The part of an RNA shown here (large-subunit ribosomal RNA, domain VI) has 265 nucleotides and comes from a bioreactor metagenome. The prediction has a mean pLDDT of 89. The full RNA is in RNAcentral, with records from SILVA. Rfam family: Bacterial large subunit ribosomal RNA. Gene Ontology terms of the family: ribosome and structural constituent of ribosome.
[in-house]
Context: one part of a larger RNA
Formats: sequence, C1' cells, structure tokens
RNA sequence: CGCAGGAAAUUUGAGGAGAGCUGUCCUUAGUACGAGAGGACCGGGAUGGACACACCUCUGGUGUAUCAGUUGUCAUGCCAAUGGCACGGCUGAGUAGCUAAGUGUGGAAAGGAUAAGCGCUGAAGGCAUCUAAGCGCGAAGCCUCCUCCAAGAUAAGAUUUCCCAUCCAUUUAUGGAGUAAGACCCCAUGUAGAUAAUAUGGUUGAUAGGCCAAAGGUGUAAGUGCAGCAAUGUACUCAGCUGAUUGGUACUAAUAGGUCGAGGA
Repeated sequence: CGCAGGAAAUUUGAGGAGAGCUGUCCUUAGUACGAGAGGACCGGGAUGGACACACCUCUGGUGUAUCAGUUGUCAUGCCAAUGGCACGGCUGAGUAGCUAAGUGUGGAAAGGAUAAGCGCUGAAGGCAUCUAAGCGCGAAGCCUCCUCCAAGAUAAGAUUUCCCAUCCAUUUAUGGAGUAAGACCCCAUGUAGAUAAUAUGGUUGAUAGGCCAAAGGUGUAAGUGCAGCAAUGUACUCAGCUGAUUGGUACUAAUAGGUCGAGGA
C1' cells in the first nucleotide's frame, strides 16, 4: 500500500515445513517343520540405542553485587571492628536464572490408492491362461491421519462485538477539518528482546524500585559476660547477613500532555 466505511478479537485452511529410524529379551514354543542337528511364520508383552522437542521437581554444572574462612599489604588516629588492592587475591559452600550428564514426552494406531508379487472369474484360442472386458489382496514407499506456520490464498475467506451518519469548500465527484470506536507517541517494565517487534501496566494502578513478611543460602555476627597467663573456648545465638524467588504494602516512579483515526464508488 492492498484486501471498497473505520476498528477490536476469535477463527477456516488453499498451500508449505517438520516428523517418519531401529536393536535385544520374554511369551506363543523347544510348538509347526526336520532322521537329527537345528528351529520358525502369525500374535502378545517388556526394555534399550541414536535422534527430536520441552522442562529444572530430582542428580549435578555455572552462579564476577550471596555467606563464611584465610594470606600479604595499605587505609579508616590506636585496640577491636571494617574497607581497598593482590586472577572474584586464595579457599569452602551456594538462591534465582541458564543448563546436561538430569527429568518428561514422541515415532504409534488407523484409512485410501498402489509397486513388485499373489489371486478370482474369463475369452480371443470348445482346453489352458491373473487380462484382453471385469473384480480382489499386497510395502519402511504415495495421499490422509500427527506437530508447526499459514487469507498478499490479489480467488486477499468466515464469525462475533464496537463506532457512527458532523462541519467547510466544491467542477457533484472529490478535497479538507474536528471527532467516535480504537490506536500510537510518552512513561514503569519483562514471560520478550541486538534494534524494531512482542507481552504486562500507567493512579478506577501492584508495572518496577523501596519497605514488611516468608522461602532458600551461608553457618552461630558484632558487643558484653564467664573460663583461661595467652592463643582460644563458651553463653546470649540454629545467630547475624543475605542478588535475582513467593506473598503483601501506593512510600518513590508510571504525572501532565500530544498525535492519528470513519462518513461508507
């Protein structure tokens, strides 16, 4: 821009893309078959491999603004307590998130038309013949069925709901203006993300931060008392601290405002 008014939502599916794999074991059954050795079809069940998708409950990894321990040095006047630097100084743990080695799921089943092949009926050609007319069965393959995208499918589809029949100019077909439903700018953000886009929210508000409470993490803070010459131990104290998680709470910031947007050939 188009889809013959303007919008918001829900959809149909022409078409396209994806997937499509396979082992072993048990049973049927040591049966059919076979002199024996050996050893099934068909059917039923279990469990794997590789691959694909999703997720973080479990097992782990990471987790550079979490917690603790600790070395050297500098600083906060000193003690004590802290902070900076040294690969996050080093070490031990670790929430959320992201992850695989972890967890879950999938290939199934079914229908249609067929290939090779196997047939029925059956002439030409009194027989025979699956074929010439006609009718069947038959594959991981083909078309459906399964998953995803999809009306620019210009053949532009369908359904539901909302908005309405103002003003100006005029060559009567158009042009312009202010609006409606609605949308955008702008702002707070994340389930989204390079930017766009997308999703939520904008005071009639829990969108983010703060605060409160909790979960989870770390592992018993500082200070004081007591014991000890001291290092240190112990009680208050499963304390103190705590990023992303959960719930609540308008304290802070989403204020105010602007723009676009039909009149139906």